[in-house]
A computed fold for a 531-nucleotide part of an RNA from an uncultured prokaryote, annotated as small-subunit ribosomal RNA, 5' domain. Rfam family: Bacterial small subunit ribosomal RNA.
Context: one part of a larger RNA
RNA sequence: GAUUGACCCUGGCGGUAUCCUUAAACACAUGCAAGUCGAACGGUAACAGCGGAGAGCUUGCUCUCUGGCGACGAGUGGCGGACGGGUGAGUAACGCGUAGGAAUCUGCCUAGUAGUGGGGGAUAACUUGUGGAAACGCAAGCUAAUACCGCAUACGCCCUACGGGGGAAAGAAGGCCUCUUCUUGAAAGCUUUCACUAUUAGAUGAGCCUGCGUUGGAUUAGCUAGUUGGUAGGGUAAAGGCCUACCAAGGCGACGAUCCAUAGCUGGUCUGAGAGGAUGAUCAGCCACACUGGGACUGAGACACGGCCCAGACUCCUACGGGAGGCAGCAGUGGGGAAUAUUGGACAAUGGGGGCAACCCUGAUCCAGCAAUACCGCGUGUGUGAAGAAGGCCUGCGGGUUGUAAAGCACUUUCAGCUGUGAGGAAAAGUUUGGACUUAAUACGUCUGGGUCUUGACGUAACCUACAGAAGAAGCACCGGCUAACUCCGUGCCAGCAGCCGCGGUAAUACGGAGGGUGCAAGCGUUAAUC
Numbered sequence: 001g002a003u004u005g006a007c008c009c010u011g012g013c014g015g016u017a018u019c020c021u022u023a024a025a026c027a028c029a030u031g032c033a034a035g036u037c038g039a040a041c042g043g044u045a046a047c048a049g050c051g052g053a054g055a056g057c058u059u060g061c062u063c064u065c066u067g068g069c070g071a072c073g074a075g076u077g078g079c080g081g082a083c084g085g086g087u088g089a090g091u092a093a094c095g096c097g098u099a100g101g102a103a104u105c106u107g108c109c110u111a112g113u114a115g116u117g118g119g120g121g122a123u124a125a126c127u128u129g130u131g132g133a134a135a136c137g138c139a140a141g142c143u144a145a146u147a148c149c150g151c152a153u154a155c156g157c158c159c160u161a162c163g164g165g166g167g168a169a170a171g172a173a174g175g176c177c178u179c180u181u182c183u184u185g186a187a188a189g190c191u192u193u194c195a196c197u198a199u200u201a202g203a204u205g206a207g208c209c210u211g212c213g214u215u216g217g218a219u220u221a222g223c224u225a226g227u228u229g230g231u232a233g234g235g236u237a238a239a240g241g242c243c244u245a246c247c248a249a250g251g252c253g254a255c256g257a258u259c260c261a262u263a264g265c266u267g268g269u270c271u272g273a274g275a276g277g278a279u280g281a282u283c284a285g286c287c288a289c290a291c292u293g294g295g296a297c298u299g300a301g302a303c304a305c306g307g308c309c310c311a312g313a314c315u316c317c318u319a320c321g322g323g324a325g326g327c328a329g330c331a332g333u334g335g336g337g338a339a340u341a342u343u344g345g346a347c348a349a350u351g352g353g354g355g356c357a358a359c360c361c362u363g364a365u366c367c368a369g370c371a372a373u374a375c376c377g378c379g380u381g382u383g384u385g386a387a388g389a390a391g392g393c394c395u396g397c398g399g400g401u402u403g404u405a406a407a408g409c410a411c412u413u414u415c416a417g418c419u420g421u422g423a424g425g426a427a428a429a430g431u432u433u434g435g436a437c438u439u440a441a442u443a444c445g446u447c448u449g450g451g452u453c454u455u456g457a458c459g460u461a462a463c464c465u466a467c468a469g470a471a472g473a474a475g476c477a478c479c480g481g482c483u484a485a486c487u488c489c490g491u492g493c494c495a496g497c498a499g500c501c502g503c504g505g506u507a508a509u510a511c512g513g514a515g516g517g518u519g520c521a522a523g524c525g526u527u528a529a530u531c
Stems, first nucleotide, its partner, number of pairs: 001531007009523001012378006018371001020336001026334003030331003035079003040076002043072002047070001049069001050067008086289003095214007104206002109202007117151001119149002126141006157166003171194006180187003215261003222252003227249008264286004268279004291312005314325004342368001344367003350364001351362004381411004391402004415472001417467001420464001425458001430452008475520005480501003486515005496503002
């Protein structure tokens, strides 16, 4: 000098960033953070409209019952809760970085091939009964499905001693009568879209193995029995002591094994001329964790932050029999600390989940609020003005200095204030109308073009503009040398200062105050840490 925090004094505006670094990965009140689909299903608790029946009367309203059209609580079922978000405790490790490898899986997505036939038995919801304080059950009866299970079929597929053996599916919604049957219109049917099954390839994602690199300590020198290798078997999506049995006696180590301590790693960041040193906040990639320890289930994917089971500590409820919970999500509270924000708005945009879609959900995200925490920009006026005013300070008493500074005169109006306007962030979806594709079809549907109708949290915003008036806006540190800047008064080795040298014991440019000056400036100084 630069950087990162905090503290003291002071503080006008805007833009862009950033904001628990802590013994405490401490404990958490409250609200929200993961739902969605009625175009899978049986249904109807609530709401609105419509239809039917009944009652009351005020004769067009109210009430009751019923229907499941719009919708929809609870339930079955599907997909998603493995993403997104947080934290850095653990980890010195194939964890990370980099370069390679072979023995693997991959929902949704894309492309191809072949299918989607015919049956069955249950069960929740519901009803009834019953146990319990509650959480939550138990029994009987009824019912549906894209829930579940056989059968048939098998181009690919799997197993095989090459003889053979095994294995699948589910429908839903919209439209139409070209063909068949009754013939109003429907059914079988046709067609479109979305689903379903098997399989091949791709894409994406993930698992595994290896070379090299990756902190300190030798006042840690020996460590290791599933240990090292083989055979056989098991297990896994997959190689492998991953596991088991048997056999052999190996394997690692001064090129630092083992042990101890510390630590998430990287792209990067800070500093430095560089080499290097320090560091790993924000943003991005990977890893690990989710009250502590262990375990599996479901699933394409977890050994799962807002899932399950067991144990433990803690908190809460209890009728004492038994139950409930997990902010290292966003806010917020207590605590700790030198120290770090709002119990805000919106899904308008971007992205994600579900859905045919409309749409719903989204503390991701986009915004706003707080904080001079950092960087950048702007302002606090401009010109003129000597009687060098008054006042202050100094004085050798002549004067000097503050000082063109002020006043006065003439201007300007950035920013703040207030007035009026006001883009862009919005493209879609919907609706209407052309064309193309599909089709028996001028339906429906898909793609594409035109018109139309709307959708903004931010936002009393940005930008532009009228108005008024110098009006509302300067401090902090220092002045002995290093180091830019000096005098007076007070004090008298006292009170005090101090980064180093050192000042102070009666003329202190070094303490305290004043005047003056110097430096930086919405900041300034101190302190801690790094280079």